[in-house]
This is a predicted structure of a 256-nucleotide part of an RNA (large-subunit ribosomal RNA, domain VI) from Candidatus Kuenenbacteria bacterium CG_4_10_14_3_um_filter_39_14. The RNAcentral record of the full RNA draws on SILVA. NCBI's taxonomy places the organism under Bacteria, Bacteria candidate phyla, Candidatus Kueneniibacteriota. Its Rfam family is "Bacterial large subunit ribosomal RNA".
Context: one part of a larger RNA
RNA sequence: CGUAUUAAAUCUUGAAGGACCCCUUCUCUAGUACGAGAGGACCGAGAAGGACGAACCUCUGGUGCACCAGUUGUCAUGUCAAUGGCAUCGCUGGGUAGCUAAGUUCGGGUUAGAUAAGCGCUGAAAGCAUAUAAGCGCGAAGCUGUUCCUAAGAUUAGGAUUUUAUGGCCACCUGGCAGACUACCAGGUUGAUAGGUAAUCGGGUGUAAGUCUCGUAAGAGAUUCAGCCUAGAUUGUACUAAUUGGCCUUUUACGG
Repeated sequence: CGUAUUAAAUCUUGAAGGACCCCUUCUCUAGUACGAGAGGACCGAGAAGGACGAACCUCUGGUGCACCAGUUGUCAUGUCAAUGGCAUCGCUGGGUAGCUAAGUUCGGGUUAGAUAAGCGCUGAAAGCAUAUAAGCGCGAAGCUGUUCCUAAGAUUAGGAUUUUAUGGCCACCUGGCAGACUACCAGGUUGAUAGGUAAUCGGGUGUAAGUCUCGUAAGAGAUUCAGCCUAGAUUGUACUAAUUGGCCUUUUACGG
C1' cells in the first nucleotide's frame, strides 16, 4: 500500500509450504515349518536399547563477578578488638533464582487411497493358449492423506461474532516470565510498574559481634540450628521514580 463499502477486538476455514519418517538386540511363536544331518525360518506378538528431535529444571550435577563462611599479604579506620580497600571474583569451601546437560518427560502411532517391481481373475484378436487388447483385483520404509507446525499478499486477498464515541494512537518514562534492534506484554499518580521498606513461608551459609567461663597462650565452650543474606512464593505499603508532550477523531465515515 492492497484486501469495494469507519475503526477496533476475539474466534476461525485451510490453498500452499515445512517438520517427522530411523536403526539394533533379545524373548515367545519354535528348536516348530524345512532339512539325511549340520543347521534353522517366514508370518505374528512382546520387551529392552542406540542415535536423533522437542519441551522442561522435580531429581542428579555444572555455572552462579547476588550471597555466606574460612584464609594469606599489605594499606587504612589513632591503638586492641572489629571492619573496609587492593592483590585473577586475591585464594579456598559451599551455594538460591536464572541458564543449562551428562539430568527428567515425551516423540517417530494408526491406518485409508492410488501405485512400483512383482503376483493374479476373466478374456479375445488367433475355436487353443495368453495377467491385456476391452474389463477387474492384490501389492512397498516410497507417493497422496492421516500426526505436528506455519498459514488469506491464497491479489481467487476467505468465514463468524461482538463493540463502535470521548475514544484511540504515538513519543517519552517505570519495568517484564518478552527481547539482538524492533516488536510483544504489564503499568504510568483515578498508580503496586520497578526500586526501597514491612510481614509470612521457602532457601543459602554454618553458629555473628559483644559479654561471660576455662586456658600462660594459640584457642575452646556458653549465650546461639546463631548472625548475615535472599535475583524464589505469597501479602502489604506511594517513601523514590513513572515528569510531560504531540497527533487523529468527536456523529455515520465509503461509493455515485